[in-house]
Context: one part of a larger RNA
RNA sequence: GGCAUUUGGUGGAUGCCUUGGCACUGAGAGGCGAUGAAGGACGUGGCACGCUGCGAUAAGCCUCGGGGAGCUGCGAGCAGGCUUUGAUCCGAGGAUGUCCGAAUGGGGCAACCCAACCCUUCGGGGUUAUCGUGCGCUGAAUCCAUAGGCGUACGAGGCGAACCCGGUGAACUGAAACAUCUCAGUAACCGGAGGAACAGACAUCAACAGAGAUUCCGCUAGUAGUGGCGAGCGAACGCGGAACAGGCCAGUGGCCUGGCGUAACGAACGGGAACGGCCUGGAAAGGCCGGCCGCAGCGGGUGACAGCCCCGUACCGGUAGGUUGCGUCAGGUCCUUGAGUAGGGCGGGACACGUGUAAUCCUGUCUGAACGUGGGAGGACCACCUUCCAAGCCUAAAUACUCCUCAGUGACCGAUAGUGAACCAGUACCGUGAGGGAAAGGUGAAAAGCACCCCGACGAGGGGAGUGAAACAGUCCCUGAAACCGGAUGCCU
Numbered sequence: 001g002g003c004a005u006u007u008g009g010u011g012g013a014u015g016c017c018u019u020g021g022c023a024c025u026g027a028g029a030g031g032c033g034a035u036g037a038a039g040g041a042c043g044u045g046g047c048a049c050g051c052u053g054c055g056a057u058a059a060g061c062c063u064c065g066g067g068g069a070g071c072u073g074c075g076a077g078c079a080g081g082c083u084u085u086g087a088u089c090c091g092a093g094g095a096u097g098u099c100c101g102a103a104u105g106g107g108g109c110a111a112c113c114c115a116a117c118c119c120u121u122c123g124g125g126g127u128u129a130u131c132g133u134g135c136g137c138u139g140a141a142u143c144c145a146u147a148g149g150c151g152u153a154c155g156a157g158g159c160g161a162a163c164c165c166g167g168u169g170a171a172c173u174g175a176a177a178c179a180u181c182u183c184a185g186u187a188a189c190c191g192g193a194g195g196a197a198c199a200g201a202c203a204u205c206a207a208c209a210g211a212g213a214u215u216c217c218g219c220u221a222g223u224a225g226u227g228g229c230g231a232g233c234g235a236a237c238g239c240g241g242a243a244c245a246g247g248c249c250a251g252u253g254g255c256c257u258g259g260c261g262u263a264a265c266g267a268a269c270g271g272g273a274a275c276g277g278c279c280u281g282g283a284a285a286g287g288c289c290g291g292c293c294g295c296a297g298c299g300g301g302u303g304a305c306a307g308c309c310c311c312g313u314a315c316c317g318g319u320a321g322g323u324u325g326c327g328u329c330a331g332g333u334c335c336u337u338g339a340g341u342a343g344g345g346c347g348g349g350a351c352a353c354g355u356g357u358a359a360u361c362c363u364g365u366c367u368g369a370a371c372g373u374g375g376g377a378g379g380a381c382c383a384c385c386u387u388c389c390a391a392g393c394c395u396a397a398a399u400a401c402u403c404c405u406c407a408g409u410g411a412c413c414g415a416u417a418g419u420g421a422a423c424c425a426g427u428a429c430c431g432u433g434a435g436g437g438a439a440a441g442g443u444g445a446a447a448a449g450c451a452c453c454c455c456g457a458c459g460a461g462g463g464g465a466g467u468g469a470a471a472c473a474g475u476c477c478c479u480g481a482a483a484c485c486g487g488a489u490g491c492c493u
Base pairs, nucleotide, nucleotide: 001492002491003490004489005488006487007486008485009484015478016442017441020413021412022410023409024408025407026406027405028404029402030401031159032158039100040099041098042055043054044053046078047077049075050074051073061094062093063092064091065090066089070082071081072080105114106113107112115128116127117126118125119124130156131155132154133153134152135151136150137149138148163194164192165191166190167189168188174181178228204211205210215242216241217240218239219238225233226232246394247393248392249338253334254333255332256331257330258329259328260327261326262325263324264323265322269317270316271315275290276289277288278287279286291308292307293297299311300310301309343367344366345365346364347363348362349361350360353379374389375388376387377386378385429436430435449477452464453463454462455461
């Protein structure tokens, strides 16, 4: 030095675990905001760093309800206190609520600076943004008026995950290149609303028979069509389902708001059955033996696997505030049957339909009817026939979504997985910035977290002793693989 066996170190794979995720289901809720939101800054504790809570009344104040023995939030303790005269805690309502932020007295480099007026117990408190609408006062050029100005009342403003309606509106891409076309009316941006939105009560379809608002789903059907007839795009009639509802324009009406009555639901929460012995073991819920309850043998915990130990579960009960339905009363609100419309020309757009034989719908521009003896449509157009009545308004449900709450489910993950984040994570860190963005879980049943002694530097580390079932479970802590680095023994050289 090699090989073999063995024993350690290092390392953190694997197994097991789960406080966290993921995907759904059923209910609920579907908004918050000038009564100052969302989100923050700064404070606030006896000691007080972070998190949480709270706001100069500052881990809190008041009232009511629940509850019934401990409490003073967490990391984490010490001191001092509170509490059966009912604390802590839970629910409902209220008070306080610095500064910034729509931020709104003016300014500003957010959490800061500087004002005016009114009131004041002299501590302090209040008002003062802009826009819109109504009302009042005033009031130019310019006589009346109007514009404008001032005051006052009410409203708005900002935020929020997706869903919805509208406006503006790409490109990569596909066409095996590319221009019409496609991607796509998508993404993005902007405006607006609601718990849903939009649509909606036939100037609709159909075809000589009839149907009967709208929306959504399954077919019809990748059909008819459309299309550099390329790539592609792509209906309707009709049928089957879900859900169904019709009203109003001046009156026995609809809708909205509020009061009262009534019924149901309904916060914290309350009640809630039934087990013992022996054995093994550190520990019994395991094994054996004998019982019991069950409208409860879902689930979790307890020193191993518990229907009967604990929390619960089935079931029963529960007030306030509130929600919903119905009844009743009061108040408010709602306009007169639809003309610069239908139609036409030109130019565009939407319709599955790219101008085409192109109907239908919308309209930038120019025009422009009829008036029920009338008018629109039936895919150019005309006639006949059929059908409907535009140019006013409202309308639940079936449908879409889930930032959020509660309950539950999983041939979903189990710490390189599952959210980026199981852990003080959108943190540390990186970037001028927009933005990017980690790693990191596990002692034990219980800290019983090693008193005391020894070596050592009053170390680090270790040896005893002690705890514990176990310390090769000692906080770098379950298990502890491999790479990698040593020790011992044997053989070979």

The part of an RNA shown here (large-subunit ribosomal RNA, domain I) has 493 nucleotides and comes from Marinibaculum pumilum.
It matches the Rfam family "Bacterial large subunit ribosomal RNA".
The RNAcentral record of the full RNA draws on ENA.
Lineage of the source: Bacteria > Pseudomonadati > Pseudomonadota > Rhodospirillaceae > Marinibaculum.
The coordinates come from a structure-prediction model, not an experiment, and the mean pLDDT is 85.